Context: one part of a larger RNA
């Protein structure tokens, strides 16, 4: 642009895709078979690899704005406590988040048509014969089922809710003019953001608000801060003090920011 009016939220599914794997053990059964050796078919369970999707509860890894500890140095006058700098100085954990070697699923059953193959029943051709007429069974393959997209399927589907004028005049009653009004439902723009992301796009929001930051609690990590006191000549030890500190996680809380505004879109729809 288009899907004959203009939206919004939900949807069906033509038609794509994607996935279809593979061993082992056991029982049936040491049975049928076979002399013995060995050893099933058929039907059932139970385990694995290897692929693949999602997910971080556990196991780990990452975690350069988180805690701690040490070492050189410069500085904050000095002690004590800090700050920088040594490519995160360096060592020990680590929360979100990503992640796998970590959990959790998945192929599956059924059913339809079928190949090859096995048939019934039966002629041409008195017989025969699965086939010419008619009808049955059978594959990890086909169509289904399942799982993802998906109405530009142009034959453009459905459904539920919204929203849009009033006069005058003419008319073959189907329209059709002129005037004055009217910007509407619902989107963008702009901001605040993240389950989203190069950008865009999608999501969640914009005071009738918990989107982001802030602050307050909590989880969680670290691992018992400073300062005081006690003991000790001291190095240190203990008590205050399972304390201080704390990114991203969870819950409140309108303190700050998401002002106030603009644009697009009509006027009942061949």
């Nucleotide at each position: 642009c288009g899907u004959a009016g203009g939206a919004a939220u939900c949807u069906u599914g033509a038609g794509g895709g994607a996935u279809u794997c593979u061993c082992u053990u056991c029982c049936u059964a040491g049975u049928a078979c076979g002399a013995g050796a060995g050893g099933a078919c058929c039907g059932g369970a139970a385990g694995a690899g290897g692929c693949g999707a999602a997910c971080c509860u556990c196991u780990g890894g990452u975690g350069u704005a988180c805690c701690a500890g040490c070492u050189a140095u410069u500085c904050c006058g000095c002690c004590a406590g800090g700050a920088g700098u040594a490519g995160c100085g360096c060592u020990g954990g680590g929360u979100a988040u990503c992640u796998a070697g970590g959990u959790u699923c998945g192929g599956a059953a059924c059913g339809g048509a079928u190949a090859a193959g096995c048939g019934c029943u039966g002629a041409a051709a008195g017989c025969a014969u699965c086939u010419a007429a008619g009808u049955g069974c059978c594959a990890a393959g086909c169509c289904u089922u399942c799982u993802c997209c998906a109405a530009g399927a142009u034959a453009a589907g459905g459904a539920u809710u919204c929203c849009c004028a009033a006069u005058c005049c003419c008319u073959u009653c189907g329209g059709g003019g002129a005037u004055u009004u009217u910007g509407a439902a619902g989107a963008c723009c702009c901001c605040u953001u993240g389950u989203a992301g190069a950008c865009u796009a999608c999501a969640a929001g914009g005071u009738u608000g918990a989107u982001a930051g802030g602050c307050g609690g909590g989880a969680a990590g670290u691992g018992u801060a400073a300062g005081g006191g006690u003991a000790g000549u001291g190095a240190u030890a203990c008590c205050u003090u399972c304390a201080g500190c704390u990114g991203a996680c969870c819950c409140g809380u309108a303190c700050u920011a998401a002002u106030u505004g603009g644009u697009c879109g009509u006027u009942c729809g061949g």